[in-house]
RNA sequence: CGUAAUCUUCAGGGCAUGGUGAGUGCAUUUGCACAAUUCCAGACCGGCGGUAUAGUCCGCGAGCGCACCGUUUGGUGUGCUGAUCCGGUGAGAUUCCGGAACCGACGGUACAGUCCGGAUGGGAGAAGAUUGCG
Repeated sequence: CGUAAUCUUCAGGGCAUGGUGAGUGCAUUUGCACAAUUCCAGACCGGCGGUAUAGUCCGCGAGCGCACCGUUUGGUGUGCUGAUCCGGUGAGAUUCCGGAACCGACGGUACAGUCCGGAUGGGAGAAGAUUGCG
């Protein structure tokens, strides 16, 4: 240095502010109060590997469905699974710079990328250690 096995650790971020008021309570008065982080305006966020530095290119993970196996939690296979263009620089960039856009699982709840929940879960992968062989 290469290779095989074992083990350890790590491994997802985000609603500031304002508006409206479906409703609820009190009062009985046409009133008062509370009231969507989901609606409206606006704000903020961006897993992993590849590659000229990527939320939007290629692939993976997570999530959902079906079938089979195992029978707490699971496993295997298979299908589904979002979004970008223009200009510039350069050998090379849908990755950088400038500009303008777009996307975001499932359940709960006044309709959710951001709240609550499965999740102190899972995991693409990352870092390190030990042993064996070359």
A computed fold for a 134-nucleotide RNA from a Spirochaetales bacterium, annotated as FMN riboswitch aptamer (RFN element). Rfam family: FMN riboswitch aptamer (RFN element). From the family's description: The RFN element is a highly conserved domain that is found frequently in the 5'-untranslated regions of prokaryotic mRNAs that encode for flavin mononucleotide (FMN) biosynthesis and transport proteins. Model confidence (mean pLDDT): 86 of 100. It was read from a public genome assembly, where an Rfam model found it. Taxonomically the source falls in Spirochaetales (Bacteria, Pseudomonadati, Spirochaetota, Spirochaetia).